[in-house]
Context: one part of a larger RNA
RNA sequence: CGCAAGAGCAUUGAGAGGAGCUCGACAUUGUACGAGAGGACCCGAAGGGACGUACCUAUGGUGUACCAGUUCUCGUUCCAACGGGAAACGCUGGGUAGCUAUGUACGGAGUGGAUAAUCGCUGAAAGCAUCUAAGUGAGAAGCCCACCUCAAGAUGAAUGCUCUCCAUUAGAUCGCGACAAGACAAGUCGACUAUAGGCGUCAAGUGUAAGAUUAGGUCUCCUUUGGAGGCUAGAGUUUCAGCUGAGACGUACUAAUUGAUCGAUCGA
Numbered sequence: 001c002g003c004a005a006g007a008g009c010a011u012u013g014a015g016a017g018g019a020g021c022u023c024g025a026c027a028u029u030g031u032a033c034g035a036g037a038g039g040a041c042c043c044g045a046a047g048g049g050a051c052g053u054a055c056c057u058a059u060g061g062u063g064u065a066c067c068a069g070u071u072c073u074c075g076u077u078c079c080a081a082c083g084g085g086a087a088a089c090g091c092u093g094g095g096u097a098g099c100u101a102u103g104u105a106c107g108g109a110g111u112g113g114a115u116a117a118u119c120g121c122u123g124a125a126a127g128c129a130u131c132u133a134a135g136u137g138a139g140a141a142g143c144c145c146a147c148c149u150c151a152a153g154a155u156g157a158a159u160g161c162u163c164u165c166c167a168u169u170a171g172a173u174c175g176c177g178a179c180a181a182g183a184c185a186a187g188u189c190g191a192c193u194a195u196a197g198g199c200g201u202c203a204a205g206u207g208u209a210a211g212a213u214u215a216g217g218u219c220u221c222c223u224u225u226g227g228a229g230g231c232u233a234g235a236g237u238u239u240c241a242g243c244u245g246a247g248a249c250g251u252a253c254u255a256a257u258u259g260a261u262c263g264a265u266c267g268a
Base pairs, nucleotide, nucleotide: 001153005164006163007162008161009160010159011158015150016149017148018147021049022048023047026044033038051107052106053105054104055103059101060100061099062098066094067093068092069091070090071086072085073084074083075082076081110145112144113143118138119137120136121135171262172261173260174259176190177189178188179187195255196254197253198251199250200249201248202247204244205243206242211238212237213236214235216232217231218230219229220228221227222226
C1' cells in the first nucleotide's frame, strides 16, 4: 500500500515445512521345520542407543565482587577494625536467580487409503491353458492421510461475533515506567495503578560478624599459699550469628509527568 468505511477479538485451512530411525534380550519355544546339526514366521510385553523438542524440581556446571578464609603492599586513625592494589576475580573454599547438559520429561502411534515389484480369484480371445483383455483381491521403511509447526499478499486477498457514527468517536501511535520480550524493529505488561526502584518480612547463599566477656597461653613485677599488670596466634559464650545480586509475599516512600499525533463525508 492492497484486501472499497474504520476498528477490536476469535477462527477456517489452499499451501508450506518438520517428524518418520534402530537394537539385542524375554515369552511363544528349543515349538513348526529338519535324519541330525541347527532353528523360525506371526502375535505379545518390557528395556536400551542415536536423534529431536521442551524444561531447570532434583544431579551437576557457570555464576567478575554474594559470603568466608588467606599472603604481600598502600591508606584511613597509632592499636583494633575497615578500604584500595596485586596482569580485565591476587589466590583459595562455597554459591541464589538466570543461562545451561553430561541432568529431567516427552516424541517417532495407525487392523486408515491408493499402489510398486510380486502373489492371487474368476476368465475369454485361442472348446485347453492363462493374474488381464472385461471384472475383482492381497501387497513396502516408499506415496496420500493421520501427528507437530507456520499459514488469507490464498491479489482466488476467505469466515464469525462485537464496537463506532458528525467532530472527532471506536480505536491506534509517539512519548513515559518496565519485562521470564529483545541485535535494531517488533512483542507483552503497566500508568485506571504493585510497572520498576526503595523499604519490611521470608526463602536461599555463606558459615558463626564487630565489640564485649570467660578460661587458657605467654611476659614482667610484687612476693610466693598466691596476687597485680601487659600482650595474645588459637578456643568457648553472646551467635543457626553478621552480611547478602538477580527470588517470593507485602507496602505508594520515589518514578510512571506535562502531553502530542493519527484516526470513518453510512462508505468508488